Predicted 3D model of a 73-nucleotide RNA (transfer RNA) from a Candidatus Omnitrophota bacterium. Model confidence (mean pLDDT): 81 of 100.
């Protein structure tokens, strides 16, 4: 220098041909034990990597950064 992919919760990862985001394990809390652990029940926790566009509406569709993996050269 080209070209693909990837980025959503503390950590791993789904996600609807556009209609207001959930899992697991971790955190809290609360049953439950003499106490821990398990277990069961709840609660919290996201500007959906960043800027713009398109759209009545964007985690999704278009572009431009950034970070990171792979291929080419």
């Nucleotide at each position: 220098g080209g070209g693909c992919g990837a980025u959503u919760a503390g950590c791993u990862c789904a996600g609807u041909u556009g209609g207001u985001a959930g899992a697991g394990c971790a955190u809290c809390u609360g049953a439950c034990u003499u106490a821990c652990a398990u277990u069961c029940a709840g609660a919290a926790g996201g500007u959906c990597a960043u800027a713009g566009g398109u759209u009545c509406g964007a985690u999704c569709c278009c572009u431009g950064u950034a970070u990171c993996g792979c291929c080419c050269a």
Rfam family: tRNA. Rfam classes the family as a transfer RNA.